Predicted 3D model of a 75-nucleotide RNA (transfer RNA) from Thermosynechococcus sp. WC_1. Lineage of the source: Bacteria > Cyanobacteriota > Acaryochloridales > Thermosynechococcaceae > Thermosynechococcus. Model confidence (mean pLDDT): 83 of 100. Its Rfam family is "tRNA". About the family: Transfer RNA (tRNA) molecules are approximately 80 nucleotides in length. Gene Ontology term of the family: triplet codon-amino acid adaptor activity.

RNA sequence: AGCGGGAUAGAGCAGUGGCAGCUCGUCAGCCUCAUAAGUUGAAGGUCGAAGGUUCGAGUCCUUCUCCCGCUACCA
Numbered sequence: 001a002g003c004g005g006g007a008u009a010g011a012g013c014a015g016u017g018g019c020a021g022c023u024c025g026u027c028a029g030c031c032u033c034a035u036a037a038g039u040u041g042a043a044g045g046u047c048g049a050a051g052g053u054u055c056g057a058g059u060c061c062u063u064c065u066c067c068c069g070c071u072a073c074c075a
Base pairs, nucleotide, nucleotide: 001071002070003069004068005067006066007065010024011023012022013021018055026042027041028040029039030038048064049063050062051061052060
């Protein structure tokens, strides 16, 4: 330098144009002598950034940033 994959809640991940979700974790309640387990509920997101298309974008298009992999070049 080229190609491919990725960036979504604290962590790990879904979500191929129509209400942003799951598991774990966190907090609170119930249960228990107590803890764990179980159970109920809650909080937690500018979906990497900017722009475009569209009635409508996490999703499609463009540019950029960062991470991973492959290939190539080089003194």